Predicted 3D model of a 334-nucleotide part of an RNA (large-subunit ribosomal RNA, domain IV) from an activated sludge metagenome. Model confidence (mean pLDDT): 86 of 100. Rfam family: Bacterial large subunit ribosomal RNA. The RNAcentral record of the full RNA draws on SILVA.

[in-house]
Context: one part of a larger RNA
RNA sequence: CCAUGGUUAAGGAACUCGGCAAAUUAACCCCGUAACUUCGGGAGAAGGGGUGCUCUGGCGACAGAGCCGCAGAGAAAUGGGCCAAGCGACUGUUUAACAAAAACACAUGUCUAUGCAAAGACUUUAUGUCGAAGUAUAUGGACUGACACCUGCCCGGUGCCGGAAGGUUAAGGAAGGAGGUUAUCUUGAGCAAUCAGGAGAAGCUUUCGACCGAAGCCCCGGUAAACGGCGGCCGUAACUAUAACGGUCCUAAGGUAGCGAAAUUCCUUGUCGGGUAAGUUCCGACCUGCACGAAUGGUGUAACGAUUUGGCCACUGUCUCAACCAUGGGCUCG
Numbered sequence: 001c002c003a004u005g006g007u008u009a010a011g012g013a014a015c016u017c018g019g020c021a022a023a024u025u026a027a028c029c030c031c032g033u034a035a036c037u038u039c040g041g042g043a044g045a046a047g048g049g050g051u052g053c054u055c056u057g058g059c060g061a062c063a064g065a066g067c068c069g070c071a072g073a074g075a076a077a078u079g080g081g082c083c084a085a086g087c088g089a090c091u092g093u094u095u096a097a098c099a100a101a102a103a104c105a106c107a108u109g110u111c112u113a114u115g116c117a118a119a120g121a122c123u124u125u126a127u128g129u130c131g132a133a134g135u136a137u138a139u140g141g142a143c144u145g146a147c148a149c150c151u152g153c154c155c156g157g158u159g160c161c162g163g164a165a166g167g168u169u170a171a172g173g174a175a176g177g178a179g180g181u182u183a184u185c186u187u188g189a190g191c192a193a194u195c196a197g198g199a200g201a202a203g204c205u206u207u208c209g210a211c212c213g214a215a216g217c218c219c220c221g222g223u224a225a226a227c228g229g230c231g232g233c234c235g236u237a238a239c240u241a242u243a244a245c246g247g248u249c250c251u252a253a254g255g256u257a258g259c260g261a262a263a264u265u266c267c268u269u270g271u272c273g274g275g276u277a278a279g280u281u282c283c284g285a286c287c288u289g290c291a292c293g294a295a296u297g298g299u300g301u302a303a304c305g306a307u308u309u310g311g312c313c314a315c316u317g318u319c320u321c322a323a324c325c326a327u328g329g330g331c332u333c334g
Stems, first nucleotide, its partner, number of pairs: 001329008010320002014318001019315001027051005036041001038146001052067006068072001080313007087305002092104002109143006120130003147300004152230003157227002159223005166218003172212002176208006184199006231249005258292001259289001270286005
């Protein structure tokens, strides 16, 4: 010097990002116990007092008398507490080996699919398996996330559901048309054989094709606890300021209730109040919401949390400011 442990005058968080670490508290009995609350809790709230041994009485709890110590739960083990706020209701789950949380799950709510050979999924593609030896109070999918009060407007876009009148539309079918080939006929040349040209049935073949022709799309409706969206400018009241009011443009509709400098606020340490001697954090308000907002849920909320933030009491070597001790290392010597 390092590690682990122990003690410390006076002060007591002045340390520090932050009381991190340590200390305090602690068992049992008695008294006593607030706000709030879902009436269960909160609660071991908080805060006080007691605890040994001997004798006597009593079944006992205990009561009385006495005794000793600095100290009687005499060692060890064994809750620190309170106030306020955010988030998540809760118990639970998670990144085996840097994250335990406000993330996931959850009971609850809603939408949606599915009538049974169910939907959906697996798959060796089968007459298989799960779903299910279940049957819509069931099963699958999606979102939300206890509870309380609620959940506004928009269907123009995208999606989904329904509709079938009209438009468009494939394969396929098809009236008909055109081309190729040539049995035959015919023209010319030639004595003839034959050569050159023209027309051309049937069949075969190439190709065009009116017309017929489903779903889909266009189209017509519905649907937002489907994906999503939820305005601007100007003027106006007898101080000023502000604008209940009016005008105008645009939109599918222009953000309702509630909340709001917030886990969301850039400007910003906004402004006011509280707490401190002093407070970029915190709490209560205000509303000018850069850029909250209603099941990608909104606002509250008792209880709960190795959660996050602020404050207070107690307590302490965290600190002022360091000292000593023990053990094991390092180091020195052998």